[in-house]
RNA sequence: GGUCGAUAGCAUGGAGCGUCCGCUCACCGCAGUGGUUGACGGCCGGGCCCGGUCCACGGGUGGCCCGUGAACCUGGUCAGGGCUUGACCGCAGCAGCCAUAAGCGGCCGUCGUCCGGUGCUGCCGGUGUCCUGGCCGUCAACCACGUCGGUGGGCGGUUCUUCUGUGACGCGACC
Numbered sequence: 001g002g003u004c005g006a007u008a009g010c011a012u013g014g015a016g017c018g019u020c021c022g023c024u025c026a027c028c029g030c031a032g033u034g035g036u037u038g039a040c041g042g043c044c045g046g047g048c049c050c051g052g053u054c055c056a057c058g059g060g061u062g063g064c065c066c067g068u069g070a071a072c073c074u075g076g077u078c079a080g081g082g083c084u085u086g087a088c089c090g091c092a093g094c095a096g097c098c099a100u101a102a103g104c105g106g107c108c109g110u111c112g113u114c115c116g117g118u119g120c121u122g123c124c125g126g127u128g129u130c131c132u133g134g135c136c137g138u139c140a141a142c143c144a145c146g147u148c149g150g151u152g153g154g155c156g157g158u159u160c161u162u163c164u165g166u167g168a169c170g171c172g173a174c175c
Stems, first nucleotide, its partner, number of pairs: 001175005010167007018159001020157010032145016048128001049126005055119002057116008065106004074099004082091002
């Protein structure tokens, strides 16, 4: 120097069991927050219903308007006639005509008034068994989130122990 062997020791690789830690996944439970839906209650609003009112419509009626309309007890003009006068003038005044009062009639229109088993664009008020919308509260169900706890799986690290491989030192044998 080389080969072989043993090894409770040293270093290192791999594997298994167990412990601890970290990450991750799944399931279950807890209370919290948020979202969705539903039920109940309260408040507010609307619809519906009822009443009133404005308005429209229908009816009655009055005024205006038109016509008619007074033998005499309305007016104007007053033939004729009458009265008066010497005459003129004048006076009263019937009929007629004109205009009208009361009244009567009238097509439409207009203004007002009264009524309504008519109507409903609007306004106001009332009731509640109904319908509807919003807000609030209570409860329930479902979902999600982060937190805590339990169980199980996977990965990684650490530690202990066992097995195994390699290497170095030392040990034994041989060359």

Notes
A computed fold for a 175-nucleotide RNA from a Phycisphaerales bacterium, annotated as Bacterial large signal recognition particle RNA. It matches the Rfam family "Bacterial large signal recognition particle RNA". For this family Rfam cites "Kinship in the SRP RNA family" (Rosenblad et al., RNA Biol, 2009). Rfam classes the family as a non-coding RNA gene. The coordinates come from a structure-prediction model, not an experiment, and the mean pLDDT is 75. Taxonomically the source falls in Phycisphaerales (Bacteria, Pseudomonadati, Planctomycetota, Phycisphaerae).